Annotation: The prediction has a mean pLDDT of 82. A computed fold for a 94-nucleotide RNA from an Actinomycetota bacterium, annotated as c-di-GMP-I riboswitch aptamer. The source organism's lineage runs through Bacteria, Bacillati and Actinomycetota. It matches the Rfam family "c-di-GMP-I riboswitch aptamer". Its family is annotated with cyclic-di-GMP binding in the Gene Ontology.
[in-house]
RNA sequence: AAGGUGAAAGGGCAAACCACUCGCAAGGGUGGGACGCAAAGCUACAGGACCAGAUGAGAUAAAUGAUGUCUCAUUGGUUGGCUGGGCCGCCACC
Numbered sequence: 001a002a003g004g005u006g007a008a009a010g011g012g013c014a015a016a017c018c019a020c021u022c023g024c025a026a027g028g029g030u031g032g033g034a035c036g037c038a039a040a041g042c043u044a045c046a047g048g049a050c051c052a053g054a055u056g057a058g059a060u061a062a063a064u065g066a067u068g069u070c071u072c073a074u075u076g077g078u079u080g081g082c083u084g085g086g087c088c089g090c091c092a093c094c
Base pairs, nucleotide, nucleotide: 003094004093005092006091012037013036017032018031019030020029021028022027035081041087042086043085045084046083047082048079049078050077051076053075054074055073056072057071058070059069060068061067
């Protein structure tokens, strides 16, 4: 240096929930808080899950129009603590 195993030591991160905040939303950020995590570090390339702004079409309520609701397609977004991949990484033993 590389690989394998791993929570011993020193440490690290931080779920749910709460407050404030951004977002239509999924969800994100900050602080508190710890369920857990050997990559629970980074990354949206592949799959899964979630949201539905915009566009187009259709259906429906309504006397008509506007408007609302629902569905489909296109497109967009979220999730790394869903799985895989890529990149980086502390310590101990072999």